[in-house]
C1' cells in the first nucleotide's frame, strides 16, 4: 500500500409552503368548525421462531407415575429463554479470528442404497505361504530280480494337487476391525517389543466442563439417535378478537294492570272417558340478557440519557436527569430551494438522473431474515521504507 477478521455507529441534512393523526388550550357551556402550542415509526416497526409480563378459563396442596412437546459439555448473566457472557472440547483457516442440536451406540430395536469377499455373529474375490497331515507323477541315493538287455519296489528331493494356514498388498465405498518401525513367521498376524493413539483405576491443577503425569492393560466398542428409544431436567390451556364497563332502535323473554275468553289447541291432574285447572290474543308499565356502537384495557416502562462503583464479561448497584407515537384496518406526507452521497456525460465549469431495506397497533427481552451507502476503534497477515 494492499488484503482481510472482530465490534460498534449512522443510515440523507437545513429551511419554506401546503396537508394528516393525537394531546393541551382560546373563542363558546355541549357539538361542529376555526386559530394557537407541543408529540408524531425501526433498527429491523418484518417472520411469528424462542422466552416472559399482562388477561381470562381449569385445578383443594404437595409428591409421584402415564401420555406429549421442548431442552442437552461446564461455570455464569437474567423475570425467563432455544438468549447472551466466560471457559472446555472438537473441526477450519498461516493469523486475526470462525463454526458446532456437543448426553448415551456394551438396555433394545431399526438402518447402512450402489459398489464390494465382506456393512457386523465380520469376512476371503484377487492375492501371499508350503512347515505340518495326505496323495498323484517323476524318479535321485539305495534294495531286490535277472547272465546280460532290463524290470520292480523306492528313504530323501523338487513339481502338482486336496486339507489348510494368512489378512501384510491389490480391488468397494462416506465408513473395513487402532497408526507407523523393527523383530519374528512357511507366510502373516500386538505374535513380541518401541513411539504414537485407545481404555479404567491413581496422582497433580481447576468450582467444574476438562487438562497434564507416571506405571498399567494387547486392544476391548464400524457408523447413524436432526431414526424409533434411553437418561438427566423443564413445561397446566388459550390469548388484547384476552377481559372489563356502558347501553339504541326492532324483535323475542320475564314479572304485573287493564281488557276480551268460544266452539278450538297444547299442558297437567296415574291409562281412557267426563269433569277441573293452566297457557296461547289485545293494550300499558317495569325488569333483565344479547346485537349495533361506546368507554376503558392503552402505554411511568424488566423505560431511556449521563455519572460513580463492583464484575475479565454477560450484567448488577446507586445517584442525576428525561417523559418519548398510540389510533377504526387507514395519520406519520407531498412540493420548492440550497447542500450532501452515488450514477451517466464532458477536458472543465456545469448538465441530467437517483437516494437501501421497509411502516408501529397490547407490551418487553432475544433469534433469524432483507438492508444501497458511509464512519469510528481494535487487531492479523503480506509487502516496502526508516
Nucleotide at each position: 500500500u494492499c488484503a482481510g477478521a472482530u465490534g460498534g455507529c449512522c443510515g440523507g441534512a437545513u429551511g419554506g409552503u401546503c396537508g394528516c393523526u393525537c394531546u393541551u388550550u382560546c373563542a363558546u357551556g355541549a357539538a361542529c368548525u376555526g386559530g394557537a402550542a407541543g408529540a408524531g415509526a425501526g433498527g429491523a416497526a418484518a417472520g411469528u421462531c424462542c422466552g416472559g409480563g399482562c388477561u381470562c378459563c381449569a385445578c383443594g396442596a404437595a409428591g409421584g407415575a402415564c401420555a406429549c412437546g421442548g431442552u442437552g459439555a461446564c461455570g455464569g448473566a437474567u423475570a425467563a429463554c432455544a438468549u447472551c457472557c466466560g471457559c472446555c472440547g472438537g473441526g477450519g483457516g498461516c493469523g486475526a479470528c470462525c463454526c458446532c442440536a456437543g448426553g448415551g451406540a456394551c438396555a433394545g430395536c431399526g438402518c447402512c442404497a450402489c459398489a464390494g469377499a465382506a456393512a457386523u455373529g465380520a469376512c476371503a474375490c484377487c492375492g501371499c505361504c508350503a512347515a505340518a497331515u495326505c496323495c498323484g507323477g517323476c524318479g535321485u541315493a539305495g534294495c531286490c530280480c535277472g547272465u546280460a538287455a532290463g524290470g520292480g519296489c523306492g528313504a530323501a528331493g523338487a513339481c502338482g494337487g486336496a486339507c489348510g494356514g494368512c489378512a501384510a498388498g491389490g480391488u468397494u465405498g462416506a465408513a473395513a476391525u487402532g497408526g507407523u518401525g523393527c523383530g519374528g513367521u512357511a507366510a502373516g498376524a500386538g505374535c513380541g517389543c518401541a513411539c504414537c493413539g485407545c481404555g479404567g483405576g491413581c496422582c497433580c491443577g481447576g468450582c467444574a466442563a476438562c487438562g497434564g503425569g507416571a506405571a498399567c492393560g494387547g486392544c476391548a466398542u464400524g457408523g447413524c439417535a436432526a431414526g424409533c428409544c434411553c437418561c438427566a431436567c423443564c413445561g397446566g390451556g388459550a390469548g388484547c378478537a384476552a377481559g372489563a364497563c356502558c347501553a339504541a332502535a326492532u324483535a323475542g323473554g320475564g314479572a304485573u294492570g287493564g281488557c276480551a275468553u268460544g266452539u278450538g289447541a297444547u299442558c297437567c291432574g296415574u291409562c281412557u272417558u267426563u269433569c277441573g285447572g293452566a297457557u296461547c290474543g289485545c293494550c300499558g308499565u317495569c325488569c333483565g340478557g344479547g346485537u349495533c356502537g361506546g368507554u376503558c384495557g392503552c402505554g411511568c416502562g424488566a423505560g431511556g440519557u449521563g455519572a460513580g462503583c463492583g464484575g475479565c464479561a454477560a450484567c448488577g448497584c446507586u445517584c442525576a436527569u428525561c417523559c418519548c407515537a398510540g389510533a377504526g384496518g387507514a395519520a406519520u406526507g407531498a412540493c420548492c430551494a440550497u447542500c450532501c452521497u452515488c450514477c451517466c456525460g464532458g477536458c472543465a465549469a456545469c448538465g441530467g438522473g437517483a437516494g437501501a431495506c421497509a411502516g408501529a397497533a397490547c407490551c418487553c427481552g432475544g433469534c433469524u431474515u432483507a438492508c444501497a451507502g458511509g464512519c469510528c476503534a481494535u487487531c492479523u497477515g503480506a509487502c516496502g521504507c526508516a
Annotation: Bacterial RNase P class A from an Alphaproteobacteria bacterium, 386 nucleotides, folded computationally. Its mean pLDDT, the model's own confidence on a scale to 100, is 76. Of the family's consensus pairs, 96% are formed in the model. The sequence was found by an Rfam model in a public genome assembly. Its Rfam family is "Bacterial RNase P class A". Rfam classes the family as a ribozyme. Gene Ontology terms of the family: ribonuclease P activity, dimeric ribonuclease P complex and tRNA processing. Lineage of the source: Bacteria > Pseudomonadati > Pseudomonadota > Alphaproteobacteria.